[in-house]
């Protein structure tokens, strides 16, 4: 220098094929209940689509330019 793959809460992960509800679930965390207290269990809650641009009524999803990581070629 060329090519491919990946990027979503603090962590992991679903939704991408077929664009469409308030973006899913688990762990963590917070509050409450249970307990003499803790743990466990139960209920509720907070927090996310790597960045810009484009297409579209509508973009996590499609297109494009970047950024980061991994792999292959030179």
């Nucleotide at each position: 220098g060329g090519g491919g793959c990946u990027g979503u809460a603090g962590u992991g992960u679903a939704a991408c094929u077929u664009g469409g509800u308030u973006a899913u679930c688990a762990c963590c965390c917070a509050u409450g209940g249970u307990u003499c207290g803790g743990g466990g269990c139960c209920a509720u809650g907070u927090a996310a689509u790597c960045g810009g641009a484009g297409u579209u009524c509508a973009a996590a999803u499609c297109u494009u330019c970047g950024c980061a990581g991994c792999c292959c070629c030179a």
Record summary:
Predicted 3D model of a 74-nucleotide RNA (transfer RNA) from a Candidatus Woesearchaeota archaeon. The sequence is in RNAcentral, with records from ENA and Rfam. Its Rfam family is "tRNA". Rfam links the family to the GO term triplet codon-amino acid adaptor activity. Rfam classes the family as a transfer RNA.